[in-house]
Context: one part of a larger RNA
RNA sequence: ACCGACGAGUUAUUCUUGUAAGCGAGUUUAAGUAAAUUGUGAAAGCAAUUUGCGGAGGCGUAGGGAAACCAAGUCCUAACUGGGCGAAUAGCUUGCAGGAAUAGACCCGAAGCUGAGUGAUCUAUCCAUGGCCAGCGGGAAGCCUCGAGAAAUCGAGGUGGACGUGCGAACCCAUCAGUGUUGAAAAACUGCGGGAUGAGCUGUGGAUCGGAGCGAAAGACUAAUCAAACUCAGAAAUUGCUGGUUCUCCCCGAAACAAUUCUAGGGUUCGCCUUAGGACACUACAUCAUAGGGGUAGAGUACUGAAUGGACCGCGGGAGUCUACCGACUUGCUGGGUCCAACCAAACUUCGAAUACUAUGAUGACUAUCCUAGGAGUAAGACGCUGGGGGCCAAGCUCCGGCGUCAAAAGGGAAUCAGCCCAGACCUCCAUCUAAGGUCCCUAAGAAUAGGCUAAGUGGUAAAGGAUGUGAGUUCGCUUAGACAGCCAGGAUGUUGGCUCAGAGGCAGCCAUCAUUUAAAGAGUGCGUAACAGCUCACUGGCCGAGCGAAUUUGCGCCAAAGAUGAUCGGGGCUCAAGCCUAUUACCGAAGGUGAGGGUUUGUGCCACUUCGGUGGCGCAAGCGGUAGGGGAGCAUUGUUCAGUUGGAUGAAUCUCAACCGUGAGGAUGAGUGGACACUGAACAAGGGAUUAUGUCGGU
Numbered sequence: 001a002c003c004g005a006c007g008a009g010u011u012a013u014u015c016u017u018g019u020a021a022g023c024g025a026g027u028u029u030a031a032g033u034a035a036a037u038u039g040u041g042a043a044a045g046c047a048a049u050u051u052g053c054g055g056a057g058g059c060g061u062a063g064g065g066a067a068a069c070c071a072a073g074u075c076c077u078a079a080c081u082g083g084g085c086g087a088a089u090a091g092c093u094u095g096c097a098g099g100a101a102u103a104g105a106c107c108c109g110a111a112g113c114u115g116a117g118u119g120a121u122c123u124a125u126c127c128a129u130g131g132c133c134a135g136c137g138g139g140a141a142g143c144c145u146c147g148a149g150a151a152a153u154c155g156a157g158g159u160g161g162a163c164g165u166g167c168g169a170a171c172c173c174a175u176c177a178g179u180g181u182u183g184a185a186a187a188a189c190u191g192c193g194g195g196a197u198g199a200g201c202u203g204u205g206g207a208u209c210g211g212a213g214c215g216a217a218a219g220a221c222u223a224a225u226c227a228a229a230c231u232c233a234g235a236a237a238u239u240g241c242u243g244g245u246u247c248u249c250c251c252c253g254a255a256a257c258a259a260u261u262c263u264a265g266g267g268u269u270c271g272c273c274u275u276a277g278g279a280c281a282c283u284a285c286a287u288c289a290u291a292g293g294g295g296u297a298g299a300g301u302a303c304u305g306a307a308u309g310g311a312c313c314g315c316g317g318g319a320g321u322c323u324a325c326c327g328a329c330u331u332g333c334u335g336g337g338u339c340c341a342a343c344c345a346a347a348c349u350u351c352g353a354a355u356a357c358u359a360u361g362a363u364g365a366c367u368a369u370c371c372u373a374g375g376a377g378u379a380a381g382a383c384g385c386u387g388g389g390g391g392c393c394a395a396g397c398u399c400c401g402g403c404g405u406c407a408a409a410a411g412g413g414a415a416u417c418a419g420c421c422c423a424g425a426c427c428u429c430c431a432u433c434u435a436a437g438g439u440c441c442c443u444a445a446g447a448a449u450a451g452g453c454u455a456a457g458u459g460g461u462a463a464a465g466g467a468u469g470u471g472a473g474u475u476c477g478c479u480u481a482g483a484c485a486g487c488c489a490g491g492a493u494g495u496u497g498g499c500u501c502a503g504a505g506g507c508a509g510c511c512a513u514c515a516u517u518u519a520a521a522g523a524g525u526g527c528g529u530a531a532c533a534g535c536u537c538a539c540u541g542g543c544c545g546a547g548c549g550a551a552u553u554u555g556c557g558c559c560a561a562a563g564a565u566g567a568u569c570g571g572g573g574c575u576c577a578a579g580c581c582u583a584u585u586a587c588c589g590a591a592g593g594u595g596a597g598g599g600u601u602u603g604u605g606c607c608a609c610u611u612c613g614g615u616g617g618c619g620c621a622a623g624c625g626g627u628a629g630g631g632g633a634g635c636a637u638u639g640u641u642c643a644g645u646u647g648g649a650u651g652a653a654u655c656u657c658a659a660c661c662g663u664g665a666g667g668a669u670g671a672g673u674g675g676a677c678a679c680u681g682a683a684c685a686a687g688g689g690a691u692u693a694u695g696u697c698g699g700u
Base pairs, nucleotide, nucleotide: 001700002699003698004697005696006695011103012102013101014100015099016098017097018096019095020094021093022092023091026059027058028057032053033052034051035050036049037048038047039046040045063070064069073085074084075083076082106244107243109241113234114233115232116231117230118229124208125207126206127205128204129203130202131201132200133198135167136166137165138163142159143158144157145156146155147154148153171195172194173193176191177190178189179188210226212222213221247634248633249632250631251630252629258269259268260267261266271378272377273375274374275373276372277371278370279369283368284367285364286363287362288361289360290359291358292357298351299349300348304345305344308341309340310339311338312337313336315335316334317333318331319330320329321328322327381406382405383404384403385402386401387400388399389398390397411422412421413420426598427597428596429595431594432593433592437588438587439586440572441571442570446585448584449583450582451581452580453579459574465559466558469556470555471554472553473552474551475550476549477548478547486543487542488541489540490539492516493515494514497511498510499509522537526535527534599624600623601622602621603620604619605618606617607616608615609614635689637686638685639684640683641682642681643680644679646678647677655672656671657670658669660667661666
C1' cells in the first nucleotide's frame, strides 16, 4: 500500500411537542402478590413474559394572597365607579416519533492534575573496605664539608627528594577534523588531542528519591525517560480544537447579517429555511395615477469658512521727508475694511432633482402575506458593476450602502478561466427555433451585400510628449495685373551710424534705427574674419505657367515601447481584409423555447371503493438545479412472535457467471459450485448498511 472483518446519535429517568389509542370530571396504578407459559437446572429454586388482584400515591377537577385567610372570586386599600391575577370546564394513562435536561451521551485524540506504590545494578553526592599509576626530567626545605666574617649571616660544592611540578605509556577524558547518519553502534570508529601523585582513577558492599533526592550549578542527573521519574488507580479526566460519522428515492431550501457576550475561528436572542395547524383580509407583491415630507446628486456663494487678482480708504503698524512744538506729507513694506471679477466646501445653503420611502385609488397575478407550535442550520463569505469612507482617487487591499453571480448552478460563449456575458439541467429523441457569441481552414455557419477608413500585421496590450503619415471638415491669406518652388540677375549710397574698444567696418556688447538712389535692398537673417574681406538671407526684376501657403476641428494610423529556457493574434494564415466604422440580409449556435413520448409532486375535475380518516383509476394545469438543513416514502441485514398441508441429499445457505424486473436502495430466474439448512406473508425488536477517522485486527 492493497484486500477482508470490526468501527461512531445509544440506553435510562424526567420534561415538552406531535401522533395513535383507552377511559372521561375523572384517570391511572407502583412496590408487592396469585395463576399460567417459557428458559435453565437432577431437584429446590431463579429469571422472563402474559393475565388478574393490589387505590399507597400521582396528575386533573379553583383560584387569589408573602401569609393568616377568603373563595368564583381574591389581592392592593380606610374604601374602590379602579387596577392585577382568575372564573364562563377537559383531562388522565399508555405506545410510537421529534426535541431538551441529567448522566462518558455520536466516536477517536491531549499536554496535564490527584492518590497509592516501584526504582540510586545507569547516573549525582556521600560512607566503609580494598586495588592501580612504565620510564625519563626539573631539583624546594633540611643536613654535611669547605671558604668569608667579631657575630648575625653569606658564598661554593655535595647530599637530599618537596611539588594540586615538566615530558610521556597504562588508566581516565573528549579539543578539532573525517567517516558513519534505514550506522558495525539509539553517540561509535580513525587521526590529532587533554590529565596522568592528584580536588586522581577504580573494584566490592552500603546511604539519600518524586515537589523529593543529589548537584565544583549545565535545570544537570535520579535505569536509552526529567522545568518534576516510572507503574497502577481516580478515568470513558477535560478539550469552545482537528479528524471521522456507514443504504435509496421524492418535496422544499438557507446563512455568512443585527444585538450581546473576558466575546471575536465559541455561544444566546432576532433575521433568513423547513414541517404542521390556523387566519383569508381589496393583507402582502408588481405597475400606473394622485397626495406627501425630505435636503442627497447638481447648482450657487446671501450665510459659515477657504482662496486668486484688481480698485479704493493712509484706517492701524513700520519706514522715509519736513518740522522749535503741535503736527503735516509720502508709501514698489505689512495688517485691516469696502467694492469689482473669477472660484472652492463631508461637518456651507437665499436653491434643488432623479430614485427611494409613506399613504390613498385603480389594474394585474400560474406570485405570497400574517399568526401559533415542533425542528434546524447560519452568525470566516468571495468577486463584478455602482454610491462612498480609509489607502497613494495603490492593491486579487480594507470598511459600509444598492444590485447581481458564485457560494449551493450544471449547459453555451470569453482558446484555457468559482464570482464576467447568455441561460437556470425531472428522464428519453440521429426533430425544430433562438440567446450570448460567431460564419477562410483547424471548427457548426456568408472568403455575404453596399459604402468608407487603415499600410502600421495597426488589428494582435500602455502614457506624457513628438512628427510635412493619411482621410474628412472649417477659417484666413497669395494667385493669369502670373502666385508657391526652382534657375538667371541685383541686393546699392551717406557709412567703418554713434558709443565702447587693442580692434568693433551690418553680424562681442550698449544707444539710435534715419535719409538718399531705386524695380528692390534691414544702419542688417545666418555662416565667416584678429578686424576687414568673402558666402548667404530679407527685398526686387527675368524665365516658367496653375494652383500655393498658414491656422484649426476631427477619423484611422507612426515614434516613444527594454527581461530573463522558443516563439506566436488559441494556431494556420489574413491587406478594396479573414482588420476598423456604418447599414442590410441569411445562417450556425445551449441541458434556453417548441415538438413527440414517459415519470413524479401539488392543485383541480370525473368515476369506483370506503372502517367516512381516506384509498385507487382516468384526465387537465402548473411545478420538479441544489450545499448546510427541515419534511416524506421506501430497500437491505440479524433476531423474535404468529401464520404458511412452504422449499431442501431428486441438493439449503454460500460463491461465480448471465443480454430479466424495479426511478433507486435492490429483487427474481437459470447454469455451475457447495454439502445442510433455508424461505414467504403480517407484526415486532435492533450490537441494522463504511472508499476515508496518520482508524483497530488479520492476510498478502
Molecule: large-subunit ribosomal RNA, domain II
Organism: Candidatus Omnitrophota bacterium